[in-house]
Predicted 3D model of RNase P RNA and transfer RNA as a complex of 463 nucleotides.

C1' cells in the first nucleotide's frame, strides 16, 4: 500500500417538465337553500417515508371487558443499577479463552488479553450415559503388580486372596501431585493445590482473601422432565364513542270494506254486531351500509449546562417532522459530489473521455427495544498478500 | 390484527422424552425369466433431514434466528 471477513456512523445535493396524496385560502359549475353547507374541477401557498417503515420476536401506552383465590400454562433466571417497562441496556463479579509477551535448548510455567456466556439447583424426585470398555455410579479385577498354597527340573502354569501406583478402552473411571508407608498398594500418614463446612476481613451483592477443621459420600446431563424463586386477568384501533340511509323485521297511532298485491295463471284480506283485519300513511326503537371521531404534540427531537465510570437523568433555550380510504410520497430529462474503466505521468496528479450515478427496501393507533436485509462513503478491529527500513 | 401448523430420497409417507449404517411404499437401475412386453424373483444406486448458530460426547429429534408453504378467527 492492496484485498478479504467482522462491527460502528451515514444512508446525498442542485434545478427543470409532467404527474399523485393531505392542508389551508380563493375562483367556477351543480345540488341544497331561511341559513350553516355538500360535490366536481381549477389556481396559489405550504407538508408529504425509514434505519430499519420489514420481521411480528418481546416490553409498555392508550381503549373496551373482567376482576375472591388457587391450581394449570407460558415465560424468565450470577450480582448491582438503568428504564414507564422489559426476555432490553450499563457496569461490576466467576467460568472459557483466539491471539500475543515474557521464559526454556525445546517444554512446563507465569503476565496481558480481544471475544464469548440461556451463568438458580443433581443427597427432593423420575430419569439418561450408544460404541467401545473389567467396570458408566450406593463401584468394579481384563493385562498387570504382591502374597500364601499346590505343581514343574526350570522358564512357567493353576487355585485362592490382596491391589485402582501403572497398561488399555472412552467425552467421561470416583480427587490431583510429590515423599512417606507397605509383601505390592491404598488419603493408609504428611506437606502443596483442588472440594466441602464454620468463622473473620473486605464489598450494598455476586464474589474474594484469610484461618481453622473435615480424609474426601462420589463426578456429568436440567437447552427431556423436574424443584425453587419470580413476572404474567383477556382482548386488540376491525379497540371504542358519536351521527345514521335504502330494504327487511318489531312496536306505536290513524284511516281502511269489495278492497289489496300481480303481466298473465294466481295470491292475502274482509264480508251479522263488537273485537281483530290485508293493505295504505305517520311516528318510534334497534342494528347493517355508509360519515365523523379515535389520529397524531409525544415516556418527542435538537443544543447547551449540570450530575453519573456508564446505561441514564435534572434544568434551561429552541423546534413541529405524512395522518388518507387498500391507502400517495412517482416518471423522464440536466449538472454536481461520488464510484468504475480509459488516456498522460517517474509520482504526485490531470483529462471538453466513456460508463454508473446506484443498496436494502414503502409509513396504515402510538412508542422502547431486539432480530433480520442493505450500494457507496468514513472510522475501527482481526487475517492475508506485496514493498521498503 | 390476533393465533396455529408444517418443511426427512424423484413422490407418499414412518423415525421426535437424543444413540451413531436415516428407513418403509411406489418411482428408477441392473441381472434372472419370457419369442417380446408386463407381471414376479434378486441386487442395486438415490438423503446439506429447509437454512444457519448454539446446547451436548454425539442432533433428523432440544433451544435461537431467518426461508419456504398452508390453515383457523376478527
Nucleotide at each position: 500500500g492492496c484485498c478479504a471477513c467482522c462491527g460502528g456512523c451515514u444512508g446525498g445535493a442542485c434545478g427543470g417538465u409532467c404527474g399523485c396524496g393531505g392542508a389551508a385560502u380563493a375562483g367556477u359549475a351543480u345540488c341544497a337553500u331561511u341559513g350553516c353547507g355538500a360535490u366536481a374541477c381549477u389556481a396559489u401557498u405550504c407538508c408529504g417515508a425509514g434505519g430499519a417503515a420489514a420481521g411480528u420476536c418481546c416490553g409498555g401506552g392508550c381503549u373496551c371487558c373482567a376482576u375472591g383465590g388457587a391450581c394449570a400454562c407460558a415465560c424468565u433466571g450470577c450480582c448491582a443499577g438503568g428504564u414507564a417497562a422489559c426476555g432490553c441496556c450499563u457496569g461490576g463479579g466467576c467460568a472459557c479463552g483466539a491471539g500475543g509477551c515474557g521464559g526454556u535448548a525445546a517444554a512446563a510455567c507465569g503476565c496481558c488479553a480481544a471475544g464469548u456466556g440461556a451463568c438458580g439447583g443433581a443427597c427432593a424426585g423420575c430419569g439418561c450415559a450408544a460404541c467401545a470398555g473389567a467396570a458408566a455410579a450406593c463401584a468394579a479385577a481384563c493385562c498387570g503388580c504382591c502374597a500364601a498354597c499346590g505343581g514343574g527340573a526350570a522358564a512357567c502354569c493353576g487355585u485362592u486372596g490382596g491391589u485402582a501406583a501403572g497398561g488399555g478402552u472412552g467425552a467421561a473411571a470416583c480427587g490431583g501431585c510429590g515423599a512417606g508407608g507397605u509383601a505390592a498398594g491404598a488419603g493408609c500418614u504428611c506437606a502443596c493445590c483442588g472440594c466441602g463446612u464454620a468463622c473473620g476481613u473486605g464489598g450494598u451483592a455476586a464474589c474474594a482473601c484469610g484461618u481453622a477443621c473435615g480424609g474426601c459420600u462420589u463426578g456429568g446431563c436440567a437447552a427431556a422432565c423436574c424443584c425453587c424463586a419470580g413476572u404474567g386477568g383477556g382482548a386488540g384501533c376491525a379497540a371504542g364513542g358519536c351521527c345514521a340511509a335504502a330494504u327487511a323485521g318489531g312496536c306505536g297511532g290513524c284511516g281502511a270494506a269489495g278492497g289489496g298485491u300481480g303481466u298473465c295463471c294466481a295470491c292475502c284480506c274482509u264480508g251479522a254486531c263488537a273485537a281483530a283485519g290485508a293493505c295504505g300513511c305517520c311516528g318510534c326503537g334497534g342494528g347493517u351500509a355508509g360519515g365523523c371521531u379515535g389520529c397524531u404534540g409525544g415516556a418527542a427531537c435538537g443544543c447547551g449546562u449540570g450530575g453519573g465510570u456508564g446505561a441514564c437523568u435534572a434544568c434551561g433555550c429552541g423546534u413541529c417532522g405524512a395522518g388518507a380510504g387498500a391507502a400517495a410520497u412517482g416518471a423522464c430529462c440536466g449538472u454536481c459530489a461520488g464510484c468504475c474503466a480509459g488516456u498522460c505521468g517517474a509520482a504526485a496528479g490531470a483529462c471538453u473521455u466513456g460508463g454508473c450515478g446506484u443498496a436494502c427496501a414503502g409509513a396504515a393507533c402510538c412508542c422502547g427495544g431486539c432480530u433480520u436485509a442493505u450500494a457507496g462513503g468514513c472510522c475501527g478491529g482481526u487475517g492475508g498478500c506485496a514493498c521498503c527500513u | 390484527g390476533c393465533g396455529c401448523c408444517c418443511g426427512u430420497a424423484g413422490c407418499u409417507c414412518a423415525g421426535u422424552u437424543g444413540g451413531a449404517u436415516a428407513g418403509a411404499g411406489c418411482g428408477c437401475g441392473u441381472g434372472c425369466c419370457u419369442c417380446c412386453g408386463g407381471a414376479g424373483c434378486a441386487c442395486g444406486a438415490g438423503g446439506u433431514c429447509g437454512c444457519a448458530g448454539g446446547u451436548u460426547c454425539g442432533a433428523a429429534u432440544c433451544c435461537u434466528g431467518c426461508c419456504g408453504g398452508g390453515c383457523g378467527c376478527a

It holds a member of the Rfam family "Bacterial RNase P class A".